[in-house]
Molecule: small-subunit ribosomal RNA
Organism: Candidatus Shapirobacteria bacterium CG_4_10_14_0_2_um_filter_40_12
RNA sequence: AAGAGUUUGAUCGUGGCUCAGGGUAAACGCUGGCGGUGUGCCUAAGACAUGCAAGUCGAACGGGACUUGUUGUCUACACGAAGAUAUCGACAAUCGAUGUUUUCGCGUAGAUGAUAAGCCUAGUGGCAAACGGGUGAGUAUAAGAUAGGAACAUGCCUCGAAGUGGGACAUAGCCCCGCGAAAGCGGGAGUAAUUUCCCAUGUGGUACCGGUUAAAACCGACUACCAAAGUCGCAAGACGCUUUGAGAGUGGCCUAUUAGCUACCAGCUUGUUGGCGGGGUAAUAGCCCACCAAGGCAAUGACGGCUACCGGCUCUUAGCGGAGAGUCCGGCACAAUGGGACUGAGACACGGCCCAUACACCUACGGGUGGCAGCAGUUAGGAAUUUUGCGCAAUGGACGAAAGUCUGACGCAGCGACACCGCGUGGAGGAUGAAGGCUCUCGGGUUGUAAACUCCUUUUAUUUGAUCAUGAAGAUCGAAAGAAUAAGCAGCUACUAACUACGUGCCAGCAGUCGCGGUAAUACGUAGGCUGCAAGCGUUACCCGGAUUUAUUGGGCGUAAAGAGUCUGUAGGCGGUUUUUUAAGUCUUGUUUCAAAGACCCCGACUUAAUCGGGGAAAGGGGCAGGAUACUGAAAAACUCGAGUGGUAUCGGGGUCACUGGAAUUUGUAGUGUAGGGGUUAAAUCCGUGGAUACUACAAAGAACACCAAGCGCAAAGGCGGGUGACUAGGUACAUACUGACGCUGAGUAGACGAAAGCUAGGGUAGCCAAUCAGAUUAGAGACCUGAGUAGUCCUAGCUGUAAACGUUGUCUGUUAGUUCUUCCGCCUCGGCGGAGGGAUGUAAGCUAACGCGUUAAACAGACCGCCUGGGGAGUAUAGCCGCAAGGCCGAAACUCAAACGAAUUGGCGGGGAGGCGCACAACCAGUGGAGCAUGUGGUUCAAUUCGAUACGAAGCGAUGAACCUUACCUGGGCUUGAAAUGUACCUGCAGAUCUAUGAAAGUAGAAGUCCUUCGAGGGUGGUACACAGCUGUUGCAUGGCUGUCGUCAGCUCGUGACGUGAGUUGUUCUCUUAAGUGAGGUAACGAGCGCAACCCCCAUCGUAUGUUAUUGUGUCAUACGAGACUGCCUAGCAUUAUUUUGUUAGGAGGAAGGAGGGGACGAUGUCAAGUCAUCAUGAUGCCUAUGUCCAGGGCUACACACAUCCUACAAUGGAUUGCACAGAGGGUCGCAAUACCGCGAGGUGGAGCUAACCCCUAAAACAAUCCUCAGUUGGGAUUGCAGGCUGAAACUCGUCUGCAUGAACUUGGAAUUGGUAGUAAUCGCACAUCAGCAGCGUGCGGUGAAUACGUUCUCGCCUCUUGCACACACUGCCCGUCAAAUCAGCAAAGUUGGGGGUACCCAAAAUCCCGGUUUAUCCGGGACUAAGGUAAAUCCAGCGAUGAGGGUUAAGUCGUAACAAGGUAGCCGUACUGGAAGGUGCGGCUGGAUCACCUCCUUU
Repeated sequence: AAGAGUUUGAUCGUGGCUCAGGGUAAACGCUGGCGGUGUGCCUAAGACAUGCAAGUCGAACGGGACUUGUUGUCUACACGAAGAUAUCGACAAUCGAUGUUUUCGCGUAGAUGAUAAGCCUAGUGGCAAACGGGUGAGUAUAAGAUAGGAACAUGCCUCGAAGUGGGACAUAGCCCCGCGAAAGCGGGAGUAAUUUCCCAUGUGGUACCGGUUAAAACCGACUACCAAAGUCGCAAGACGCUUUGAGAGUGGCCUAUUAGCUACCAGCUUGUUGGCGGGGUAAUAGCCCACCAAGGCAAUGACGGCUACCGGCUCUUAGCGGAGAGUCCGGCACAAUGGGACUGAGACACGGCCCAUACACCUACGGGUGGCAGCAGUUAGGAAUUUUGCGCAAUGGACGAAAGUCUGACGCAGCGACACCGCGUGGAGGAUGAAGGCUCUCGGGUUGUAAACUCCUUUUAUUUGAUCAUGAAGAUCGAAAGAAUAAGCAGCUACUAACUACGUGCCAGCAGUCGCGGUAAUACGUAGGCUGCAAGCGUUACCCGGAUUUAUUGGGCGUAAAGAGUCUGUAGGCGGUUUUUUAAGUCUUGUUUCAAAGACCCCGACUUAAUCGGGGAAAGGGGCAGGAUACUGAAAAACUCGAGUGGUAUCGGGGUCACUGGAAUUUGUAGUGUAGGGGUUAAAUCCGUGGAUACUACAAAGAACACCAAGCGCAAAGGCGGGUGACUAGGUACAUACUGACGCUGAGUAGACGAAAGCUAGGGUAGCCAAUCAGAUUAGAGACCUGAGUAGUCCUAGCUGUAAACGUUGUCUGUUAGUUCUUCCGCCUCGGCGGAGGGAUGUAAGCUAACGCGUUAAACAGACCGCCUGGGGAGUAUAGCCGCAAGGCCGAAACUCAAACGAAUUGGCGGGGAGGCGCACAACCAGUGGAGCAUGUGGUUCAAUUCGAUACGAAGCGAUGAACCUUACCUGGGCUUGAAAUGUACCUGCAGAUCUAUGAAAGUAGAAGUCCUUCGAGGGUGGUACACAGCUGUUGCAUGGCUGUCGUCAGCUCGUGACGUGAGUUGUUCUCUUAAGUGAGGUAACGAGCGCAACCCCCAUCGUAUGUUAUUGUGUCAUACGAGACUGCCUAGCAUUAUUUUGUUAGGAGGAAGGAGGGGACGAUGUCAAGUCAUCAUGAUGCCUAUGUCCAGGGCUACACACAUCCUACAAUGGAUUGCACAGAGGGUCGCAAUACCGCGAGGUGGAGCUAACCCCUAAAACAAUCCUCAGUUGGGAUUGCAGGCUGAAACUCGUCUGCAUGAACUUGGAAUUGGUAGUAAUCGCACAUCAGCAGCGUGCGGUGAAUACGUUCUCGCCUCUUGCACACACUGCCCGUCAAAUCAGCAAAGUUGGGGGUACCCAAAAUCCCGGUUUAUCCGGGACUAAGGUAAAUCCAGCGAUGAGGGUUAAGUCGUAACAAGGUAGCCGUACUGGAAGGUGCGGCUGGAUCACCUCCUUU
């Protein structure tokens, strides 16, 4: 650790399909309040506009700009001092004033230079840029994971040791000149450093040498070579630099184990495998090169193909497993595609370089530029995946001494219900159970305390205040108002929780599976209700589960899928007894490792959870070390039971080869002999008068071996059969000698054998006989049957390699009750026993789904191999191998279905069997089918010909009686609450009856005109309006009731018990018997019920009683009640029985009756969706001034035809006429009607009698006589004409009867078919029902009154048992193949297009290496190698493809009928030939064949 639906009429099993669960980087549909945390191009590793994503250091350097300080110079201005000069103060001087000018000083401003500090950075230089970030294209032993290893490198970092002296050459920037559109480039002059170089020093390092060593480590010595840089600071010092040692961490390399699919990929490999020596690298190594050897890998899957980043982990599962590889972490690979190196500690470098290619952009056409699989974003593709956001505040990184700068890493925000988690959409009360909706049996029910209403609360949302912070983002704490701002989706037939109404009507549609829908849909659509989940709910896609449906855990192979045709044997797997050693497997202990995250446990932080943080443990895997030794392994030694060898005896249709025998067949020759033979269901083809067949003799040939012979023997299987011989293989028994595990199994890996058919070559060929021909059969007959007949069948030598090669059962070993038969061997006390085979039975046990198996296992166990995994497609296609070919072996997919299948059960069916019955056949009698007519039906016609019934089981049926009515149909005329019913309201009038007009009538219009009364009214009736009525309208397939039929057949069931997993069985079968499931016996059954029978009615005999209908008596008779018949008695036969008996048949007695005395009613469970909605009832539905209703007329009565049932006939057993006799049962007052009279008659007049044993209706055939004399008649009476009668308002359409006249078909009826077994058939009439009238029908009644039945083979039907079945709508079943049509997917195919990986050759960029040259340089030349490209021939994988051949699918196409039953020729397998098709035939095989007989064996007693 859960199951369910679906194959069947039902069952069990097998077996597939489907569902319920969980999950997702999801998408789509409908809907959508909030928050937290995650997550978001799975497709085109397609293409990308724009912005950003890697810089930093001025404390390495030269330098530039700016600011500030100091300072030099110059200029201007101001002031001061000194000098010169001019003017003015009338003039001169002095003085004063003013101006000009010079010098100096100071200040301010400006310019310029120096210097210092700060700041900045284009360039030189240093470090970083190899991290971080993205993506998963490639990649299958590579990478990854786990565990190990030795031959390595290492910037920054840590800890040590020793140093840091001196000198020099350049170059960028800057300046000048030049070229170019640009990108950029060239030349000249000149400069710095922590750039570069040289010298010195050498702690030390490297190389060589020696010692040592297995090799190293190590030690020693000499020689050679190898260093350095400064900056900041007042200083102390700090940071650097150089050489070197160690460490940490990181990286490179190697090994083992592990891990996808494919054999329709079986052989691969030449630097390939190894070695020596070089080169190369940080380092090992074919990593590279020269030479040498010829190796290396592979069925434990090499090589090739396809697919795929790997792991931690994730999902699922009880677990084992299965599936996945997104986010996070570790590793790898890649950066438009391909190649290459440079720099560097580190790259062969995503935002570096060079080249080639494709693409895109700029261009002045000369030439240039670019790489979002970084973050955003665009476009394309797609079912589908976000913002061109904020910030470096935190964490981390680069640089720097630091401040700091940079950071699309990262932290945040935005968008998306994409996922997980949390919260909310209010809480409490509230019944008149409000309204509305839905439904309804109209009462109600439900929505539903749900709402309204009352009270309360305020999470979320809204508005707003405050606090925190270096802070991008935000968090927390308050306040206000108000139930306010907030529910959907899917489902409701079963699986599967949840049902009603309406609409629709195999339509529209649904559907996961089964399936639903054709007028009552819980399955479609809508609504109400309900169920489930819920801010989500459904659908789709995919994964695991269920699926023990790939089975290690944990399946199978007789018949369901599955044992190879058989054997030998390789690898492999497994393996007897004892002892010792070892310790590989195994067990155990310790240790190490399996990163973190995740899962589990505990604790903690967010109010909780999701989420996050901290800690911990177990199991399991790998390594190392120690221990144990039962088992397995390894090594060694032994043993005899397994196995084998030798010996003696014996067995057989074992095999190969050679020789040989007789019977039969056919042919030939000869003889006898004559007309047929042969063949078949019947025939014919065929042979025969040219002498067949038949008989006799002789001869020839080939093939097969009677009896013995038995499911008896032998063999591995296929298979093997006259006799003898040669060679050869095997089994068994016995006593024991020997070997000593030598054994078992056995991979389409290898070999051998392998029926029949078939092939090649050569022989042979009597018989048989595919093909073929002919004759039949038949609708056809490419078959079955017949006559011919070739390959073949036979032999030799080869090939083929398959069968229902079957016991549908792989081989070997061991264990487990019996009984019995048989073959061989041995022993024997002749009873038997032992061994090895071959059979049977079996409730021993056990197994199995059942059937069955059962010491010859399908039981219980072990070893090994083969095979199976739904049906079809298909043992097909393709590829490969084999074959001369036919073909064989191996062996798919697309597509399609929800089944296919096994065993058993109950039925039904069978051109299966057994038994039995029936007027079922047979025997006999009379018919039908032919004619005419009647009636019904179909069809046709019609305005209508109303409707129903349609095999038996419709058709003289509903209808037991259509002129009107009936009547439902048609035409026309009317009515609309109606012709008839109930109710309500209102209105007034009066109804009915009567009269008038009109009309075909119905009706319409009018006239006249109530009852009762308590005077209110009431009753009746009419009118109006509304509810409603009405319907022979539909559905008998929605129904009740009734009926038919199987069938008056003998069946159908139940309870308890028993058997079986179960459906079911038993009883109910068997034997005898019966009309009978009637009875008896037996019996895992014992009883019972419905049926049968009986009880009921009629008739036949008798008895008793009673009795009228003129009276009396008797009898018949009638009525009522009884009796009687039951194999009760006797005899015989047969069967049965231990005995007693039992059953049956025949006969007898008695009796009216004898074997249920003769009839009737009575109809089990069920079948036919049988019939009836038009008897009636009734659900639903339709019509409602008409599909209702009334009336008149018409129609149901039509008429080329077909069928069914009658009637009348065809004549002499008759017809006609006359005479004359005998019934029963019914009916009768709106009736039956007598005597009588009239009429030829139908009938009329009239009315005695009768409410009936009283009266009435009533016989015919028969019998007697006469005529007719075999004819279409004196048979037959249809049809038609005329004249009448009756009924009825009415007789034209359309009644019946009478008289006269007319006088059709028809001369006994084809195929076929019906009834009847005794008072029956046949024949004769009578009555009644219906009914005004109308009977050839129906229902009854009596009169006269036969024949035949050997018998159950056949036909039909039924009952029981049994058997087969592919049927279950049940044989009117099922079902096969071609052809025709539509459609689908694959296959082949001339070719064509594209792609992949190689091969050979050509050409060859950049780069690297090598060689050479010189002007020693970033140089030139050459060579090697090589990306891309080109050419060529192959190969593989795809796409398309005229056409071709098959296949699948598709309600109602064509042809046949192959299969299922004995499927009508038993079927099937292999093979060959053949045919429209299924198929047919030959040869061999199988039973998975029915039936009958025989044989053998067994069981029981």